[in-house]
RNA sequence: GCAGGGGUGCCCGAGCCUGGCCAAAGGGGACGGGCUCAAGACCCGUUGGCGUAGGCCUGCGUGGGUUCAAACCCCACCCCCUGCACCA
Numbered sequence: 001g002c003a004g005g006g007g008u009g010c011c012c013g014a015g016c017c018u019g020g021c022c023a024a025a026g027g028g029g030a031c032g033g034g035c036u037c038a039a040g041a042c043c044c045g046u047u048g049g050c051g052u053a054g055g056c057c058u059g060c061g062u063g064g065g066u067u068c069a070a071a072c073c074c075c076a077c078c079c080c081c082u083g084c085a086c087c088a
Base pairs, nucleotide, nucleotide: 001084002083003082004081005080006079007078010028011027012026020068029047030046031045032044033043034042048057049056050055061077062076063075064074065073
């Protein structure tokens, strides 16, 4: 350099094909509660920010585009992995 795969929340990892039902499955961790003599075991809940709440805002590598609407479609770029090529 060429080809293919990938980057999602604190961590792992679905979702992307077929746009909306997504603050986004599931697991881990953390926090709170229950059970227990006590638990590292089991069960329930919560886990982006603000708010008493209704709700509002922000968010899927970065930037831009399309659209009423984008994690999802398009373009460029960055980074990681695999294969191939090149190599003084």
Molecule: transfer RNA
Organism: Candidatus Hestiella sp.